[in-house]
Molecule: FMN riboswitch aptamer (RFN element)
Organism: Propionicimonas paludicola
RNA sequence: ACGUGCUCCGGGGUCGGUGUAAGUCCGAACCGGCGGUGAUAGUCCGCGACCCGUUCCUGCUUGCAGGAGCGGUUGACUCGGUGAAACUCCGAGACCGACGGUGAAAGUCCGGAUGGGAGGCAGCACGC
Numbered sequence: 001a002c003g004u005g006c007u008c009c010g011g012g013g014u015c016g017g018u019g020u021a022a023g024u025c026c027g028a029a030c031c032g033g034c035g036g037u038g039a040u041a042g043u044c045c046g047c048g049a050c051c052c053g054u055u056c057c058u059g060c061u062u063g064c065a066g067g068a069g070c071g072g073u074u075g076a077c078u079c080g081g082u083g084a085a086a087c088u089c090c091g092a093g094a095c096c097g098a099c100g101g102u103g104a105a106a107g108u109c110c111g112g113a114u115g116g117g118a119g120g121c122a123g124c125a126c127g128c
Stems, first nucleotide, its partner, number of pairs: 002127006008120002014028004029108002031097002033047004042095002051072010077093005099111003
C1' cells in the first nucleotide's frame, strides 16, 4: 500500500413584542452532514437522511410490524472586486431547511432516533 471486520463522526432559540397560551407568530439572533471542483461551496454537480412505491425474507393478531434490496421524489444566489482560474475567496445584499407532536403555525423544542446513513490520507484488530 491492499483486503476483511469493528468503532467513531450534525450544528443551532438569545433578547424584546403581542397574547390566556408561542424556543412555533412579529422584530432582531443563531446553525450549515459527505464527495467533487482550474481556488476554500447550506444555494454549482452529485451522495446521504426524510418521504413514497415495490420485491424478497421473518413474525404474528392476515394487514400490519421488523429486516434486506431495488426504484422514485426531494430546498435555496445574485451583484461588485481580486485572480490564470472562484455561483467556492473578499465586500454587499438575498434565499433555503423532511415527517409526527405541541396550550399557537417550529431549520433551532419534544419524538421515531442509544436509529439509519453518504463518505472519511479518523481510530483499532486481523490477514497478506